The part of an RNA shown here (small-subunit ribosomal RNA, 3' major domain) has 479 nucleotides and comes from an uncultured bacterium.
Context: one part of a larger RNA
RNA sequence: AGACGGGGACCCGCACAAGCGGUGGAGCAUGUGGUUUAAUUCGAAGAUACGCGAAGAACCUUACCUAGGCUUGAUAUCCCUGGAAUCUCCUGGAAACAGGAGAGUGCUAGUUUACUAGAACCAGGUGACAGGUGCUGCACGGCUGUCGUCAGCUCGUGUCGUGAGAUGUUGGGUUAAGUCCCGCAACGAGCGCAACCCUCGUCCUUAGUUACUAACGGUUCGGCCGAGGACUCUAAGGAGACUGCCCUCGCAAGGGGGAGGAAGGUGAGGACGACGUCAAGUCAUCAUGGCCCUUAUGUCCAGGGCGACACACGUGCUACAAUGGCGAGGACAGUGAGAUGCAAACCCGCGAGGGGGAGCAAAUCUCUAAACCUCGUCCCAGUUCGGAUUGCAGUCUGCAACUCGACUGCAUGAAGGCGGAAUCGCUAGUAAUCGUGGAUCAGCCAUGCCACGGUGAAUACGUUCCCGGGUCUUGUACU
Numbered sequence: 001a002g003a004c005g006g007g008g009a010c011c012c013g014c015a016c017a018a019g020c021g022g023u024g025g026a027g028c029a030u031g032u033g034g035u036u037u038a039a040u041u042c043g044a045a046g047a048u049a050c051g052c053g054a055a056g057a058a059c060c061u062u063a064c065c066u067a068g069g070c071u072u073g074a075u076a077u078c079c080c081u082g083g084a085a086u087c088u089c090c091u092g093g094a095a096a097c098a099g100g101a102g103a104g105u106g107c108u109a110g111u112u113u114a115c116u117a118g119a120a121c122c123a124g125g126u127g128a129c130a131g132g133u134g135c136u137g138c139a140c141g142g143c144u145g146u147c148g149u150c151a152g153c154u155c156g157u158g159u160c161g162u163g164a165g166a167u168g169u170u171g172g173g174u175u176a177a178g179u180c181c182c183g184c185a186a187c188g189a190g191c192g193c194a195a196c197c198c199u200c201g202u203c204c205u206u207a208g209u210u211a212c213u214a215a216c217g218g219u220u221c222g223g224c225c226g227a228g229g230a231c232u233c234u235a236a237g238g239a240g241a242c243u244g245c246c247c248u249c250g251c252a253a254g255g256g257g258g259a260g261g262a263a264g265g266u267g268a269g270g271a272c273g274a275c276g277u278c279a280a281g282u283c284a285u286c287a288u289g290g291c292c293c294u295u296a297u298g299u300c301c302a303g304g305g306c307g308a309c310a311c312a313c314g315u316g317c318u319a320c321a322a323u324g325g326c327g328a329g330g331a332c333a334g335u336g337a338g339a340u341g342c343a344a345a346c347c348c349g350c351g352a353g354g355g356g357g358a359g360c361a362a363a364u365c366u367c368u369a370a371a372c373c374u375c376g377u378c379c380c381a382g383u384u385c386g387g388a389u390u391g392c393a394g395u396c397u398g399c400a401a402c403u404c405g406a407c408u409g410c411a412u413g414a415a416g417g418c419g420g421a422a423u424c425g426c427u428a429g430u431a432a433u434c435g436u437g438g439a440u441c442a443g444c445c446a447u448g449c450c451a452c453g454g455u456g457a458a459u460a461c462g463u464u465c466c467c468g469g470g471u472c473u474u475g476u477a478c479u
Base pairs, nucleotide, nucleotide: 001479002478003476004475005474007473008472009471010470011469012468013467015463016462019426020425021424022423023422026318027317028316029315030314031313032312033311034309035308042053043052064304065303066302068300069299070298073129077128078127079125080124081123082122083121086103087102088101089100090099091098092097112117131293132292134291135290136289141286142282143281144280145278147276152191153190154189155188156187157186158167159166160165171182172181173180197270198269199268200267202239203238204237205236206235207234208233212228213227216226217225218224242264245258246257247256248255249254307445320419324378325377326376327375328374329373330372336367337366338365341360342359346355347354348353385416390411391410392409393408394407395406396405432455433454434453435452436451437450438449
């Protein structure tokens, strides 16, 4: 100087407390451990692994296993020989592959041309080489997690100290903040904080189609048409908030209250992550040193596996019901996506779906709501709750749904009576609850992830305690 203390002082955080809803019990989904297996490919491991890499495992993917093949190789550059490229067929085979036959052969029929054919391209040969998701993340780059959006981390000069070092950065206040003020052997500065950036909230200007409709006219009663440029909205530019004003406390910084205002003291949210820590993670995104394999640890192909199942854990979904289930009727969004696409009306089917194909590269067309409201029914029961499991019959995607897809109909109707110890999230348009869209994607194991809107709470006395962190101080036999 640090680090640590079941030392002290002060301060903060959904850290506790106050509340609301969960997890832990059940069934299922998914990830992991374990076990099993020919293989169940690999990585991730307290917080910071475990719906994580994977934003799509039937084949492919695929890295694993079994079996069958290839050896200058699936791919790149160079050399030699032959042939233009190309197309078709036969045999064996699961395919890969192996063997064989034919058409066509070079002023053309794809390109260039100095018309020789050159180069592409194909086949064979030779070796230089290719190739490796093989090892090392404790050799590395890059990228990332975490402490932590915590308020810290440092430097120059000066001063002090023999020196390590200190000072500044401590002190008194204040702040979300090393934020600012005052003081001070310090004076300044840098990386962080804040601001500059994006979105939302109010208004103005510009613009008016595919969006809008107040007034006028028409109307098939639909902003549908004429029309309008007001309103909504769209999207570009601006205005607006700064403790600016008032009261009060204070030396100041600032704090408390108020006015006006759409918004008030960081307006709300996002992006943004200092010096560093964990030899944290990743050699399987990529890149890369070294090591290793080279008729195999490379490469091609078929089938299987990654989906196993006594069990254990994490994350979720659905429930256990009446604030509910079921039936009928009625209403209201916002993100987005769409040409190998989204698909309306209409017809068929109980339904998944099929037929059909208007319209739409989309403010025009399509995908497109549920909770909610009204009426009826059920009457507290393992039920008209709950839907697992299983049987049969189907639909769709796809070369192909046995292993191993989703969905539909009929039948079946399990556990489950609100969950022990323990434990998680959340402070406002939040939690809770309800549906919707998208990426990946032929389809889908999505209950995941990322976004979008609808309805919409309770509580915070307070900082004694638990956890984590910051500043100062103290002790230390630790570094």
Its mean pLDDT, the model's own confidence on a scale to 100, is 84. The RNAcentral record of the full RNA draws on Greengenes.